[in-house]
RNA sequence: CAAGUAAAACAGGUAAUCGCAGAUGCAGGCGCCGAAAGGCGGCAGAUGAGGAAAGUCCGGGCUUCACAGGGCAGAGUGCCGGAUAACGUCCGGUGGAGGCGACUCCAAGGCCAGUGCAACAGAAAUGAACCGCUUAAGUCUCUUGGCUUAAGUAAGGGUGGAAGGGCAGUGUAAGAGACUACCGCCCUGCCGGUAACGGCGGGGGCACAUGUAAACCCCACUCGAAGCAAAACCGUACAGAGACAUUGUGGCGGCCCGUCACGUCUCGGGUAGGUUGCUUGAACCCGCUGGUAACAGCGGGUCUAGAUAGAUGAUUAUCCAAUGACAUAACCCGGCUUAUCGUUUUGCUUGUGUG
Numbered sequence: 001c002a003a004g005u006a007a008a009a010c011a012g013g014u015a016a017u018c019g020c021a022g023a024u025g026c027a028g029g030c031g032c033c034g035a036a037a038g039g040c041g042g043c044a045g046a047u048g049a050g051g052a053a054a055g056u057c058c059g060g061g062c063u064u065c066a067c068a069g070g071g072c073a074g075a076g077u078g079c080c081g082g083a084u085a086a087c088g089u090c091c092g093g094u095g096g097a098g099g100c101g102a103c104u105c106c107a108a109g110g111c112c113a114g115u116g117c118a119a120c121a122g123a124a125a126u127g128a129a130c131c132g133c134u135u136a137a138g139u140c141u142c143u144u145g146g147c148u149u150a151a152g153u154a155a156g157g158g159u160g161g162a163a164g165g166g167c168a169g170u171g172u173a174a175g176a177g178a179c180u181a182c183c184g185c186c187c188u189g190c191c192g193g194u195a196a197c198g199g200c201g202g203g204g205g206c207a208c209a210u211g212u213a214a215a216c217c218c219c220a221c222u223c224g225a226a227g228c229a230a231a232a233c234c235g236u237a238c239a240g241a242g243a244c245a246u247u248g249u250g251g252c253g254g255c256c257c258g259u260c261a262c263g264u265c266u267c268g269g270g271u272a273g274g275u276u277g278c279u280u281g282a283a284c285c286c287g288c289u290g291g292u293a294a295c296a297g298c299g300g301g302u303c304u305a306g307a308u309a310g311a312u313g314a315u316u317a318u319c320c321a322a323u324g325a326c327a328u329a330a331c332c333c334g335g336c337u338u339a340u341c342g343u344u345u346u347g348c349u350u351g352u353g354u355g
Base pairs, nucleotide, nucleotide: 001351002350003349004348005347006346007345008344009343010342012319013318014317015316016315017314018313020048021047024044025043026042030041031040032039033038050326054337055336057335058334059333060332061331062227063226064225065224074223075222076221077220078219079093080092081091082090083089094108095106096105097104098103109218110217114216115215116212117211118210130157131156132153133152134151135150136149137148138147139146140145165183166182168180169179170178184206185204186203187202188201189200190199191198192197231276232275233274234273238269240267241266242265243264244263248262249261250260251259252258283302284301285300286299287298288297289296290295320324
């Protein structure tokens, strides 16, 4: 320098003007809307979206309902150890796959419990003779040999993603785990490791043996349901219940009785509406300590949107990497996944050149 690999940071800056949001302070103590609660209205300076605010795919907090305990069903997870509030996330390992390498990827329990499925091709898709190879008998031919029948044979060919362990030899009529070595598989001993697993050895001739469990299923473990439009509180109107007064008011009536309607208070359900929930939190920044790390502990500092039809925008000037991507919070966190113009930094790998 080139190519690559792993990770991190930024996500237009500055100034001016206009505008928006909630809070604070000041002013006012007033006006408007409303039955009320409450809301709106003035001025000021500060503050005001993201790395994904997104998809809503996991996990938790919080809330209401349910809940003695156990089981069935259903859903999910699936190598080992650790982290965590929890997780399907993260960290560190093991095994496997890819790459020269840095490094990356894996849903990685069980088809020796049972069942299902495997198009086409192929003789056969699981206890396989189509071609081929070999032997015997018969028959034909001058002979080599051909044909028929019976038997042996999985070495070779062909089909397929997959053909009943692989490969080399011994052996044989030809062959064959029939036998032998090595590899694989199964059983097992010792050693190392918390474990997954690894190393070294012994035994089994391999009829446990095609694949498929993000097929049913089996095994182990986890899971109550709904979600901030959760939910709590206040509560016009309007049903309902009770009490009081009949010495209250009004109608009918001349008056009394009677009757009808209205009333006051309390309880209680609760619509509209309002308030709370709402942002101080498993928070962020810096440092130290422990740990390989995820992370944890301690100390110091900071307060950083909170609307309810929903606020971040527009214009001008200037700078840069130059019309600046993807995209806009709605209860809050931890993750995952997806989108993204570009710029910068660091570690490492491979190659080339120069000293």
Bacterial RNase P class A, 355 nucleotides, folded computationally. The coordinates come from a structure-prediction model, not an experiment, and the mean pLDDT is 75. Rfam family: Bacterial RNase P class A. Gene Ontology terms of the family: ribonuclease P activity, dimeric ribonuclease P complex and tRNA processing. Rfam classes the family as a ribozyme.